The RNA shown here (c-di-GMP-I riboswitch aptamer) has 85 nucleotides and comes from Oceanobacillus piezotolerans. The coordinates come from a structure-prediction model, not an experiment, and the mean pLDDT is 88.

RNA sequence: UGUUGAUAAGGGCAAACUAUCUCGAAAGAAUAGGACGCAAAGCCAAGGGUCUAAGGUCAAAGACUAUGAUAGCCUGGUUGCCAAA
Numbered sequence: 001u002g003u004u005g006a007u008a009a010g011g012g013c014a015a016a017c018u019a020u021c022u023c024g025a026a027a028g029a030a031u032a033g034g035a036c037g038c039a040a041a042g043c044c045a046a047g048g049g050u051c052u053a054a055g056g057u058c059a060a061a062g063a064c065u066a067u068g069a070u071a072g073c074c075u076g077g078u079u080g081c082c083a084a085a
Stems, first nucleotide, its partner, number of pairs: 004083002012038002017033004022029002036072001042078003046075003049070003055065004
């Protein structure tokens, strides 16, 4: 340095769920609690997937649509702690 990831050390993050005079059309996010898990569960919506559909299109119902969301769905990019084998 690369690969790999211990019943190691010191730490880190925080699913479901609950709460809110919060943000948002919604999906969702934020904050507080919480702890299922995580070696990138740090960061980036570039490709695919998924969710939503305000606006738009067709329009009766309704359908379609991302420029919205998800990095804790996968791939990719990028930065990084520790070091037993």
The sequence was found by an Rfam model in a public genome assembly.